[in-house]
Molecule: c-di-GMP-I riboswitch aptamer
Organism: Geobacter sp.
C1' cells in the first nucleotide's frame, strides 16, 4: 500500500412512523424518532435497474438506505 472488518478506539449517519411544508406524482426538506449501516460519504453527465408524469414513440423528473462507480477514518486476525 492492497485485500479484509475486531464485543478495539475515536467519530459519524438515520429506516419506519408522527407533525409541518414543497410537488400533478414518484419523491424531497425541517423537527421529533431509531430499523439498521464498515462507507447508509459523494455521483443519475461512469453504467444499469426500478418508480412517477405525459404518452404512439420519445422526452422530462425521482430514487445511491436497489445494483454499481469514485473517494475515505481506524488497524486486530
Nucleotide at each position: 500500500u492492497g485485500c479484509c472488518g475486531a464485543u478495539a478506539a475515536g467519530a459519524g449517519c438515520a429506516a419506519a412512523g408522527c407533525u409541518g411544508g414543497a410537488g400533478u406524482a414518484a419523491u424531497c426538506c425541517a423537527g421529533c424518532g431509531a430499523c439498521g449501516c464498515a462507507a447508509a460519504a459523494c455521483c443519475c453527465a461512469a453504467g444499469g435497474g426500478u418508480c412517477c408524469a405525459u404518452g404512439g414513440g420519445a422526452u422530462g423528473g425521482a430514487u445511491u438506505g436497489c445494483c454499481g462507480g469514485u473517494u475515505a477514518c481506524c488497524g486486530a486476525a